c-di-GMP-I riboswitch aptamer from a Burkholderiales bacterium, 86 nucleotides, folded computationally.

RNA sequence: CAACUGCAAGGGCAAACCCAUCGAAAGGUGGGGACGCAAAGUCACCGGUCUACGGAGCCAGGCUCUAGGACGGCGGGACCGCCAGA
Numbered sequence: 001c002a003a004c005u006g007c008a009a010g011g012g013c014a015a016a017c018c019c020a021u022c023g024a025a026a027g028g029u030g031g032g033g034a035c036g037c038a039a040a041g042u043c044a045c046c047g048g049u050c051u052a053c054g055g056a057g058c059c060a061g062g063c064u065c066u067a068g069g070a071c072g073g074c075g076g077g078a079c080c081g082c083c084a085g086a
Stems, first nucleotide, its partner, number of pairs: 004085003012037002017032006035073001041079003045076003048071003054066005
């Protein structure tokens, strides 16, 4: 230095929920708050999941399909990273 592993130490992030705000929604952002996480750091490349403003079809109090939207705390992958060493 690299790979592998995660006992310890210093720490880090922040689910649900609440408030505010953006958004048609899914969901995002900020604050509070901790379920958990050794990558729960970053990235929509692949798969998967969610939503359907708009569009299409059927219908005529609506229903179905559709991602240009979203989810990195769903999986894979890529890149970067603290400390330690049986």